[in-house]
Context: one part of a larger RNA
RNA sequence: UGACGGGGGCCCGCACAAGCGGCGGAGCAUGUGCCUUAAUUCGAGGCACGCGAGAACCUUACCUGGGUUCUGACAUGUAGGGAAAAGCCGUAGAGAUACGUGUCCUUCGGGGCUCUACCACAGGUGGUGCAUGGCUGUCGUCAGCUCGUGUCGUGAGAUGUUGGGUUAAGUCCCGCAACGAGCGCAACCCUUGUCCUAUGUUGCCAGCGGGUAAUGCCGGGGACUCGUAGGAGACUGCCGGGGUCAACUCGGAGGAAGGUGGGGACGACGUCAAGUCAUCAUGCCCCUUACGUCCAGGGCUGCACACAUGCUACAAUGGCCGGUACAAUGGGUCGCGAUCCCGCGAGGGUGAGCCAAUCCCCAAAGCCGGUCUCAGUUCGGAUCGCAGUCUGCAACUCGACUGCGUGAAGUCGGAGUCGCUAGUAAUCCCGGAUCAGCAACGCCGGGGUGAAUACGUUCCCGGGCCUUGUACA
Numbered sequence: 001u002g003a004c005g006g007g008g009g010c011c012c013g014c015a016c017a018a019g020c021g022g023c024g025g026a027g028c029a030u031g032u033g034c035c036u037u038a039a040u041u042c043g044a045g046g047c048a049c050g051c052g053a054g055a056a057c058c059u060u061a062c063c064u065g066g067g068u069u070c071u072g073a074c075a076u077g078u079a080g081g082g083a084a085a086a087g088c089c090g091u092a093g094a095g096a097u098a099c100g101u102g103u104c105c106u107u108c109g110g111g112g113c114u115c116u117a118c119c120a121c122a123g124g125u126g127g128u129g130c131a132u133g134g135c136u137g138u139c140g141u142c143a144g145c146u147c148g149u150g151u152c153g154u155g156a157g158a159u160g161u162u163g164g165g166u167u168a169a170g171u172c173c174c175g176c177a178a179c180g181a182g183c184g185c186a187a188c189c190c191u192u193g194u195c196c197u198a199u200g201u202u203g204c205c206a207g208c209g210g211g212u213a214a215u216g217c218c219g220g221g222g223a224c225u226c227g228u229a230g231g232a233g234a235c236u237g238c239c240g241g242g243g244u245c246a247a248c249u250c251g252g253a254g255g256a257a258g259g260u261g262g263g264g265a266c267g268a269c270g271u272c273a274a275g276u277c278a279u280c281a282u283g284c285c286c287c288u289u290a291c292g293u294c295c296a297g298g299g300c301u302g303c304a305c306a307c308a309u310g311c312u313a314c315a316a317u318g319g320c321c322g323g324u325a326c327a328a329u330g331g332g333u334c335g336c337g338a339u340c341c342c343g344c345g346a347g348g349g350u351g352a353g354c355c356a357a358u359c360c361c362c363a364a365a366g367c368c369g370g371u372c373u374c375a376g377u378u379c380g381g382a383u384c385g386c387a388g389u390c391u392g393c394a395a396c397u398c399g400a401c402u403g404c405g406u407g408a409a410g411u412c413g414g415a416g417u418c419g420c421u422a423g424u425a426a427u428c429c430c431g432g433a434u435c436a437g438c439a440a441c442g443c444c445g446g447g448g449u450g451a452a453u454a455c456g457u458u459c460c461c462g463g464g465c466c467u468u469g470u471a472c473a
Base pairs, nucleotide, nucleotide: 001473002472003470004469005468007467008466009465010464011463012462013461015457016456019420020419021418022417023416026312027311028310029309030308031307032306033305035302042052043051062298063297064296065295066294067293068292072121076120077119078117079116080115081114082113089100090099091098092097104111105110123287124286126285127284128283132281133280134276135275136274137272139270144183145182146181147180148179149178150159151158152157163174164173165172189264190263191262192261194232195231196230197229198228199227200226204221208219209218210217235258238252239251240250241249242248314413318372319371320370321369322368323367324366330361331360332359335354336353340349341348342347379410384405385404386403387402388401389400390399426449427448428447429446430445431444432443
């Protein structure tokens, strides 16, 4: 100087408390461990475990089997040759492949393609994240981490950065052997909330006219909503109390908004030899008729069990049936697909319109009425049987969905444990990426409905500052 303390003081954080909803029990989904296996590819381990990552083939790195190679599935260079390629069809084969078939452009220099030869070389998701770059997690959006000059100390170092107030903040004020400065904080950026101006192929009968069974449907309008662009607005600016007549804080006015208005992006010096050689790049080591490469099939989906994250429930503020209303974000031409017809349905046929503020995808909870009456039930839907639909070369291993039948566990969950302070929790749907299809109940977004509680900081956890002890560094 640090680190540590079941030392002290001060102060924060959904840290506790107060409250609401869960998890832990059940079934299923997904990930992981263990086990199994020819293989169940690999990585991730407090900050892993719906993570890398939309596995039927492909992907694919694994396994089994069949091929290929001294230039290879892929790149560059040298020399020589060329119609031998590609493609399509046929034969053999599980396929890779082999055999037959077939034949280019030209500015005539050549180019594309390909074969042969010889090497240089290619190739490796093989090893090392403890050789590395880059990227990322974490403490932590915590308020800290440092430097120059000066001063003090033999020195390590201290001072500044401590102290008194204050703040979300090393934020600001005052004081002070310090005076300044940098990286952080804040602000500048995006979005959302109010208004104004400009502009109108969306919106509006608002005011006029026309028309319809009805609809901005048409003429027309620039009011409103909205879109786009520019601007205004919030600064403790004003008033009052407190305060060192400082910083600041409390209350009030006005205001759409008030003391960082809400949300996001943004992560200091560093820590963990943290993670990643399998995104990529890369040193070294290793393989080179194989640890390269091509193919078929299988595996990554295996299941006695254990854990993690979710979904669905156990019902009556509920289930079912009928009627009826209101979004936003986004996506769409190899696409979104209206309408009409067929089907109980998944879906099929038809194909209007739309390269999209123009057309399409497009709500549910809610509300109104009816029924069920506390029961393993009209709760719950697992599991299994049968029959189907769609995608795709192909759904046996191993897809999703539909109909009929079957109806399991489950009556609110031990010890323990998690999230959340407001348009939040809870609850209800919708969209998108990936994607032929989909194991999505995941992820990332969007809107609808919309709470309860916070006395307080003694205690648990994590953190900041000062101080003290130490046989630790």
Molecule: small-subunit ribosomal RNA, 3' major domain
Organism: uncultured bacterium